RNA sequence: GCGCCCGUAGCUCAGGGGACAGAGCAGCGGACUUCUAUUCCGCCGGUCGGGGGUUCGAAUCCUCCCGGGCGCG
Repeated sequence: GCGCCCGUAGCUCAGGGGACAGAGCAGCGGACUUCUAUUCCGCCGGUCGGGGGUUCGAAUCCUCCCGGGCGCG
């Protein structure tokens, strides 16, 4: 340099045109317990990597950039 894949919550990841964008773990509060742990209930947490475009409507499609991974040279 070229090709492919990935980027969504603090972390690991779902979601692939229309649902208030979700789960698990972590964090916080509560129940339980003599205490801790386990278990259960609830809460918090997101400008979906950035810009532009298509569309009535974009996390999702197109494009350019940025970052990461793999392969080729």
The prediction has a mean pLDDT of 81. Transfer RNA from a Nitriliruptorales bacterium, 73 nucleotides, folded computationally. Its Rfam family is "tRNA". About the family: Transfer RNA (tRNA) molecules are approximately 80 nucleotides in length. It is annotated as a transfer RNA. Taxonomically the source falls in Nitriliruptorales (Bacteria, Bacillati, Actinomycetota, Nitriliruptoria). The sequence was found in a public genome assembly.